Record summary:
This is a predicted structure of a 1236-nucleotide part of an RNA (large-subunit ribosomal RNA, half B) from an Acidobacteriota bacterium.
Context: one part of a larger RNA
C1' cells in the first nucleotide's frame, strides 16, 4: 500500500445507476396486530412488555421412606406424611452501564408491473417476466386405433371415447366481439382440365409388280416407323363449411343560438371496418405530453385524462388474495455508502533465512522539448538537460502484454436455419399392370352373322348407293279384314298372330338428278345373337390375408405347424404414370458503388467535358433507341424555302390570291450533331438495283467483331444521251455459339440400293435488357455461428480540409425621440480558430477498449469572479460595451446511464474549450454492444428495428522512457570535522461580510459612494496534540457460558479483544496555532510633461513621469554532481633503505571515520539522530503522574443474594525523573607519512 477485521465526534443515504456493502433486528414468555381476501390467509403484521441471582410461599405431576389398606401371603397390589425432582405461579429482596449479559437466532412497512402458486432452466458471464403446471378449449383416432419408428418386432397400452395423439391458452372471478375475400383445413357422384395405358383413323420407309425410250412414276402382301378422334384417376380449377384454424378488423368532408366539440348527415372503399375492457403502459416516436400526488427541488413513480406513431380479446383481454434470491418508486429504523476520514488487530507486501518460476524478448549504450515523417518519434533535424549503479513505491507512454479483431467489407469460402427460390428423394395419395381365380345381372366397344332402317320437290308415293333383271311371288296360301308389336317425317313402312282362299307386283308411261318388281355386292343407323376386349355391381372360395379361436411342438400371450371360423380377389407387395411433398437433401441468392446496405446503374446512337489529329475517365452535364417506309427506294425531268410588309368578298393574329423584301431564319419520318438551295427539300412520270455472283485496296481493332469500297461477270430499270441504281442526307433501331424448326442442294448414306440421319446454301426461333450471352431450370435469414482475408474499405481516435460551427474585423442602409457608429446593426466582403455536424480514406482489423462517472490533473485564453483602465444614452447606486490582465479562485443537493439540460438553495464567481471527445496495465460498468427473455411493429417464415423492458465473467507479477522517494560508488589535485554563498528549481499567491470615514460626495426625492483605516469570517495550505474529541487488541473495571488449579474463596484459559464500561503516551481531525500581507524593481492597457519630424498641434521619434491580483525580487522548501563540483573556520600527517626513473622493500597507521553494541517522536532496506562505563542509550528499581474506580485478607451486618468497614484501597503500558543492578565487554577495520 493491499486483503480480511475492530472502534469512531457531529451529521444519517448528503454517497450511488441503485442503501452496493455493511449495520440495525434476532431466542423464548406475555399483550396485541390494520386494509384487503379466494374466509384458508394476510401474520412471527405492525407495536409493546418480562428474562440474572437470593430467600420465603404455593398448585400440580414424578419417585417414594415412615404409616395406613387389600389380597390370591408374595421380591405382591393400592393410596401416601416426609425428602428428592420436575413444570408452574405468588411476594419479598439484591447487584451492575448492561440479566436470552458470551455464542447461535427476522430488519419492518406503503404502493405498482410481471408471474396465480410449491417447482424447472442456460453445468463454466442471464434463475427471469422463460419452461412447467392444475385448469379452459380445438383437432385426430372404433383399436391390428391415430400417433411414433427402421421391414418385422416394438411403443402407445395388457389401455379403449371420463381413453389415447397433436395444438394452443394457462389458478381463480369477469369475459372472449365482426370478417371465410387470401392461406389451410372438411365437406362436394355434376362440369372444365388431365398422365402412364388402352385404341389404332391415317402417314411414311421398304417393294414383287405395272407404267415409261429414258429421266421417271405407281405400288399389293410382309415388315417397320410415327400416329388423331375416342376411354381413363386423383389433383386444380369450381361450389359451400370453418377463425379457441394461419390470420385480418378504414378514409374524407360537413354539421349544434360564444369558442370548442360532434349525438347527426354525405361520399368512397372493404371480407368486415376493432365491440367489452384497458390505455404515454415490459406496448406513446413527438416526450422530461398536460393535470394532480408525494420532494426544498422528482426525464424516474403512484393517480387521471385519452391526441393508442403502432393496445384489445385463449398468438387470450381486464382484475386479482396469497406466493416471489423478479422489476420500480416511497417511508421508517440503522449505520464509515457519504461529508472526510482516523486509530487499532491479524494476514501479505518490505527486510533476512531456505526453496525458486512464468509471461514477455530483432538488436540495444533505451532523455525533455520543437519540427519533420506511412500523417501521435528514446533512436531522424533543431535545441536543451543530464557524473556511474540500485533498492522501494506508482503508472502518463513503450500506438506496453494476451488473443493472425468476434464489429465492418470481401471471398463465384463454410456452417445451421426459413420459405409461394431452384432441382431431386422419401413419406402419403390417385390410375394401369403383375402376384389374381371362378359365376352372375347391367352395360361400353370392335369384328362377324341374322332382320331391319333410309319421306326436300316433282311424281300413283316414304326412290339410301351401284350394278345386274324381263320377269318375280304365290295351296309350303295372293288379294282382303281383325288383333298385337317396332318404328315413324304422324303419311306410313315393317313384323307376328288369327280369318280369309287366288291372286299381287314390275316392265310399259309420268315424273325426276336418279325408278320402282326380283338378285348382288354395300352405305347411314336401329335391333338380336355371338367372339373378343373391358366398366360397374352381387355372389362363390381355392391364391392372399387374420396380434380371432381350438390342438401340438409346451409346464410358453414369441414362433411355426394342423383345424375350425373370419375376410377375400380386395387388402398387401413389386414395376409404371400422374399429383400432393422444407420431412430431407444438394445448391443459387450477380457487378459497379468515394465502407456496405437502400436508391441508381447495366447494350447502343449524338452532343460537352476532350487540353484545335485519333483516342481519354467519372454515381460528370444533357438528349435519344430497341423502329419506321413498296415508297418514305431507283431514275428522268421540273420546282423554291421559313418569316415580314403591302393590297384583297365572306376572311377574323393565322386558310388562299397578288406584289415587294429576305441565303435560308425553313425542310429534311424519330435525338443530336455534321450537312444539304447545283439542292440531301418539294413535286410529276416511268419504275424494283431495297439485284445475283464476286471484289482490288482501305478504315477501325488484343480477339471476335464493325465500316468504306472501284472494278469484272450475269441480268435489269429509268434516260435521247453521257450516265445513275447493290436501298433510304449520314450516323441509333441490337444479341456470339450451343440447340432445335423450314425451304433448297450437283455433298455424305456404315455388304450392296434405298431410308433414317448430316453436311452445305438461304431462313426462323432469346427484354440470353446483369445485352462478349456461367445452366434447359434458383429466394431469404443468422445476435448461435465459423474460416481465410483487408487498415485495398467503415464505425472510435488522430491526420488532411474547415462547407457547416465558433471568434474577429472592414463597409454602413438603418435601429436609437434627434443622432450611423453609448448600445444594436441588414445587404455584402475579409481574416482566424480547429472545440461541433460534415467531406477524405492517409497510420492502425497478427486489436490504438467505446459513453457517462470517480480520482488525479496540466495548458491555452475568445475571462465567469477578483485587479487596472477607455467610452457612455456613466448623477449616485446598479449597469452597458471595449481595452490590458491566466496569480489564485471558480458551490451543494432533486430528476435522469446521461453529457448537456430543467428546477430547488448558495455563492465574489458557480468561465469557455485543449489535453486520443485527458485519465479503465488507476477504479466503475449506470447507457451503448454477444448469448436468455418479453411488448409494440415489420416480415408467410428463419428473423430484424440510433424502438423498449428484465438479465447478463472488465485479466496483467513493471523490462525500459516517465515520476515520488532512498541508498552505494567515483568525482569535486592530500585527509578529515564544522559552518556556509545561491546558480538554479519548486510552493504560495482566493476573497467575503461589518464597522469606520458618512447618512458625507451625489440626488428632487428614494435611494447612496470612490479614496482609506479597522474588525471578523469562508474556502485553502502548513504545523503541531495544550484543550475538545476519536482510536488506544501492551491499563483498570463488571460479566456469561465452559474448562482448569483436588474443594471454597481467590484466579488462569477458551468463546471475534467472548461481551461491555472506562481509557495513558503515541498517531489522529472534528481541536489548536500560524500564513496569503506590506514593500521593491521593470513595465500592460490607460493618462501624462516636455518635443520635433511636419514654425501649428501631437505622450514619441530623442528624452522624463505616473500606472494592476500578472513579470522580477521580498516570504517558505530543496539546492554546489552548479563536473562551472563554490566560500570560510578548525583538526591531522614532516620515517629507513635500494633504484636513472617507474617504483619495490621495511617501519610507521594520524585527524577522523568505520564495522560491532545500547536504543530512537528515525526509519522497508540502507540511510538519519542520540549513546556505548570519563556511561542515564535501553531494561530493571525507586518515586511522581497518569488511567480505572474502592484488590486481597479479615471483621462486622444479613437467613441469602449481598452490603458496610479497614482505605481514595489495589493495579496500573507507552509518560516526567532519580538510580549503573542488567546490556551497550573486549576488539577488528579503513583512512597515512606535507600532497600533479
Nucleotide at each position: 500500500c493491499c486483503c480480511u477485521c475492530g472502534u469512531u465526534c457531529a451529521g444519517g443515504a448528503a454517497c450511488u445507476c441503485g442503501g452496493c456493502a455493511a449495520c440495525c433486528u434476532a431466542a423464548c414468555c406475555c399483550c396485541g396486530u390494520a386494509a384487503c381476501u379466494u374466509c384458508g390467509g394476510a401474520a412471527g403484521a405492525a407495536g409493546g412488555g418480562g428474562u440474572g441471582c437470593u430467600c420465603c410461599g404455593u398448585a400440580a405431576c414424578g419417585u417414594g421412606u415412615a404409616g395406613g389398606g387389600a389380597u390370591u401371603u408374595a421380591c405382591u397390589c393400592c393410596c401416601g406424611a416426609a425428602g428428592c425432582g420436575u413444570u408452574g405461579u405468588g411476594g419479598a429482596g439484591u447487584u451492575g452501564c448492561a440479566a436470552u449479559a458470551a455464542a447461535g437466532a427476522g430488519g419492518c412497512c406503503c404502493a405498482a408491473g410481471c408471474a396465480a402458486c410449491u417447482g424447472u432452466u442456460u453445468a463454466c458471464u442471464a434463475a427471469a417476466a422463460a419452461c412447467a403446471c392444475a385448469g379452459g378449449a380445438c383437432u385426430c383416432u372404433g383399436c391390428g386405433a391415430a400417433g411414433u419408428c427402421g421391414a418385422a418386432c416394438a411403443c402407445g397400452a395388457c389401455g379403449u371415447a371420463u381413453a389415447g395423439g397433436g395444438u394452443c391458452u394457462g389458478a381463480c372471478g369477469c369475459c372472449u366481439g365482426c370478417c371465410c375475400g387470401g392461406u389451410g383445413c372438411c365437406g362436394g357422384a355434376a362440369g372444365g382440365u388431365c398422365a402412364a395405358a388402352g385404341g389404332g383413323a391415317g402417314a411414311g420407309g421398304u417393294u414383287a409388280g405395272c407404267c415409261g425410250c429414258a429421266a421417271g412414276g405407281c405400288g399389293a402382301c410382309g415388315c417397320u416407323u410415327c400416329g388423331a378422334g375416342c376411354u381413363c384417376a386423383a389433383g386444380c380449377c369450381c361450389c359451400g363449411g370453418u377463425a379457441a384454424a394461419c390470420g385480418g378488423c378504414g378514409g374524407c368532408c360537413g354539421u349544434a343560438a360564444c369558442u370548442a366539440u360532434a349525438a347527426c348527415g354525405g361520399u368512397c372503399c372493404u371480407a368486415a371496418g376493432g365491440u367489452a375492457g384497458c390505455g404515454a403502459a415490459a406496448u406513446u416516436c413527438c416526450u422530461u405530453g398536460u393535470c394532480g400526488g408525494g420532494u426544498a427541488a422528482g426525464u424516474u413513480c403512484c393517480g387521471a385524462c385519452c391526441u393508442g406513431c403502432a393496445c384489445g380479446a385463449a398468438u387470450g383481454g381486464c382484475g386479482u388474495a396469497a406466493u416471489g434470491a423478479u422489476u420500480u418508486g416511497g417511508g421508517c429504523g440503522c449505520u464509515g455508502u457519504c461529508u472526510u476520514a482516523a486509530c487499532g488487530a491479524g494476514g501479505g507486501g518490505c527486510a533476512c533465512u531456505g526453496c525458486g518460476a512464468a509471461u514477455u524478448u530483432g538488436u540495444g549504450g533505451u532523455a525533455c522539448c520543437g519540427g519533420u515523417g506511412a500523417a501521435g518519434a528514446c533512436g531522424c533535424c533543431g535545441g536543451u538537460u543530464g557524473c556511474c549503479c540500485g533498492u522501494g513505491a506508482c503508472u502518463a507512454g513503450a500506438c506496453g502484454a494476451a488473443a493472425a479483431g468476434a464489429c465492418c467489407c470481401c471471398g463465384u469460402g463454410c456452417a445451421c436455419c426459413u420459405u409461394u427460390a431452384c432441382u431431386g428423394c422419401a413419406c402419403c395419395u390417385u390410375a394401369g399392370u403383375a402376384g389374381u381365380g371362378a359365376g352372375u345381372g347391367u352395360u361400353g366397344c370392335c369384328g362377324u352373322c341374322g332382320u331391319c332402317u333410309g319421306c326436300g320437290c316433282a311424281g300413283g308415293a316414304u326412290a339410301g348407293g351401284u350394278g345386274g333383271g324381263a320377269g318375280g311371288c304365290u295351296u309350303u296360301g295372293a288379294a282382303c279384314c281383325c288383333g298385337g308389336g317396332u318404328u315413324u317425317u304422324c303419311g306410313g313402312a315393317u313384323u307376328c298372330g288369327g280369318g280369309g282362299g287366288a291372286g299381287c307386283c314390275a316392265a310399259u308411261g309420268g315424273u325426276g338428278a336418279g325408278a320402282u318388281a326380283c338378285c348382288a355386292c354395300c352405305c347411314u343407323g336401329a335391333c338380336g345373337a355371338u367372339u373378343g376386349c373391358g366398366a360397374c355391381g352381387c355372389u362363390c372360395u381355392a391364391a392372399c390375408u387374420u396380434c380371432g379361436c381350438c390342438c401340438u411342438c409346451u409346464u410358453a400371450u414369441c414362433g411355426a405347424g394342423g383345424g375350425c371360423a373370419a375376410g377375400g380377389a380386395c387388402a398387401c407387395u413389386g414395376c409404371u404414370a400422374g399429383g400432393c411433398g422444407g420431412g430431407u437433401a444438394g445448391u443459387u441468392u450477380g457487378a459497379c458503388u468515394g465502407g456496405g446496405g437502400c436508391g441508381g446503374u447495366c447494350g447502343c446512337c449524338u452532343c460537352c467535358u476532350a487540353a484545335a489529329g485519333u483516342g481519354u475517365a467519372a454515381c460528370g452535364g444533357a438528349g435519344g433507341c430497341g423502329c419506321g417506309c413498296g415508297a418514305a427506294g431507283g431514275u428522268u425531268c421540273g420546282c423554291u424555302c421559313a418569316g415580314g410588309c403591302u393590297g384583297u368578298u365572306u376572311g377574323g393574329a393565322a386558310a388562299u390570291c397578288a406584289g415587294c423584301c429576305u441565303u435560308a431564319g425553313a425542310g429534311u419520318g424519330c435525338a443530336a450533331a455534321a450537312g444539304c438551295a447545283u439542292a440531301a427539300g418539294c413535286g410529276a412520270g416511268c419504275u424494283u438495283g431495297a439485284c445475283u455472283g464476286c471484289g482490288a485496296g482501305a478504315c477501325u481493332u488484343a480477339c471476335a467483331a464493325g465500316u468504306c469500297g472501284a472494278g469484272c461477270a450475269g441480268g435489269u430499270g429509268g434516260g435521247a444521251a453521257a450516265c445513275c441504281a447493290g436501298g433510304c442526307u449520314u450516323u441509333a433501331g441490337u444479341g456470339a455459339u450451343c440447340c432445335g424448326g423450314u425451304g433448297g442442294u450437283u455433298c455424305c448414306g456404315c455388304g450392296u440400293g434405298g431410308a433414317a440421319g448430316g453436311g452445305c446454301c438461304a431462313u426462323c426461333g432469346c427484354u440470353c435488357a446483369a445485352c462478349g450471352g456461367a445452366u434447359a431450370a434458383a429466394a431469404g435469414g443468422u445476435a448461435c455461428g465459423c474460416c481465410g482475408g483487408g487498415g485495398a474499405u467503415a464505425a472510435c481516435a488522430g491526420g488532411c480540409u474547415g462547407a457547416u460551427c465558433c471568434u474577429u474585423g472592414c463597409c454602413a442602409a438603418g435601429a436609437g425621440u434627434u443622432c450611423a457608429c453609448a448600445u444594436c446593426g441588414a445587404c455584402g466582403c475579409a481574416a482566424g480558430g480547429g472545440u461541433u455536424u460534415g467531406g477524405c480514406a492517409c497510420c492502425u482489423c497478427g486489436a490504438u477498449g467505446u459513453c457517462g462517472g470517480c480520482u488525479c490533473a496540466u495548458c491555452a485564453c475568445a475571462u465567469c469572479c477578483u485587479g487596472g483602465a477607455g467610452c457612455u444614452g456613466u448623477a449616485g447606486c446598479a449597469g452597458g460595451u471595449u481595452c490590458c490582465a491566466a496569480g489564485g479562485g471558480u458551490c451543494c443537493g432533486g430528476c435522469u446511464g446521461u453529457u448537456c439540460g430543467c428546477c430547488g438553495g448558495u455563492u465574489a464567481a458557480a468561465g469557455u474549450g485543449g489535453u486520443a471527445c485527458g485519465u479503465g496495465a488507476g477504479c466503475u460498468g449506470g447507457g451503448u454492444u454477444u448469448a436468455g427473455a418479453a411488448c409494440g411493429u415489420c416480415g408467410c417464415g428463419a428473423g430484424a428495428c440510433a424502438g423498449u423492458u428484465c438479465g447478463g465473467u472488465c485479466u496483467c507479477u513493471a523490462u525500459c522512457u516517465g515520476u515520488c522517494a532512498u541508498g552505494g560508488g567515483c568525482g569535486c589535485a592530500g585527509g578529515a570535522g564544522a559552518u556556509u554563498u545561491g546558480a538554479g528549481u519548486g510552493g504560495a499567491g482566493c476573497u467575503g461580510a461589518c464597522c469606520u470615514u458618512a447618512g458625507u460626495a451625489c440626488g428632487a426625492g428614494a435611494g447612496g459612494a470612490c479614496c482609506g483605516g479597522g474588525u471578523u469570517g469562508g474556502a485553502c495550505g502548513c504545523a503541531c496534540c495544550u484543550c475538545u474529541a476519536g482510536u488506544g487488541u501492551a491499563c483498570g473495571a463488571g460479566u456469561u457460558a465452559u474448562c482448569c488449579c483436588g474443594c471454597c474463596a481467590g484466579g488462569g484459559g477458551u468463546a471475534g479483544c467472548g461481551c461491555u464500561c472506562g481509557g495513558u503516551a503515541g498517531c489522529u481531525a472534528u481541536g489548536u496555532g500560524c500564513g496569503g500581507a506590506a514593500g521593491c524593481g521593470a513595465g500592460a492597457a490607460a493618462c501624462g510633461c516636455u518635443g520635433a519630424a511636419a514654425g501649428c498641434a501631437u505622450c514619441u521619434a530623442a528624452g522624463c513621469g505616473u500606472g494592476a491580483a500578472a513579470c522580477g525580487c521580498u516570504c517558505c522548501a530543496c539546492g554546489a554532481g552548479a563536473u562551472g563540483a563554490g566560500a570560510u573556520c578548525u583538526c591531522c600527517c614532516u620515517a629507513g633503505a635500494c633504484g636513472c626513473a617507474a617504483g619495490u622493500c621495511u617501519c610507521u597507521g594520524a585527524a577522523g571515520g568505520c564495522u560491532c553494541c545500547u536504543g530512537g517522536a528515525a526509519g522497508a532496506u540502507g540511510a538519519c539522530c542520540a549513546g556505548g562505563u570519563u556511561a542515564a542509550u535501553a531494561g530493571g528499581u525507586c518515586g511522581g503522574g497518569u488511567g480505572u474506580g474502592g484488590a486481597a485478607g479479615c471483621a462486622c451486618c444479613g437467613c441469602g443474594a449481598g452490603g458496610u468497614g479497614u482505605g481514595a484501597a489495589g493495579c496500573u503500558u507507552a509518560c516526567c525523573g532519580a538510580u549503573a543492578c542488567u546490556a551497550a565487554u573486549c576488539a577488528g577495520c579503513c583512512g597515512u607519512g606535507a600532497g600533479g

It matches the Rfam family "Bacterial large subunit ribosomal RNA". The coordinates come from a structure-prediction model, not an experiment, and the mean pLDDT is 86.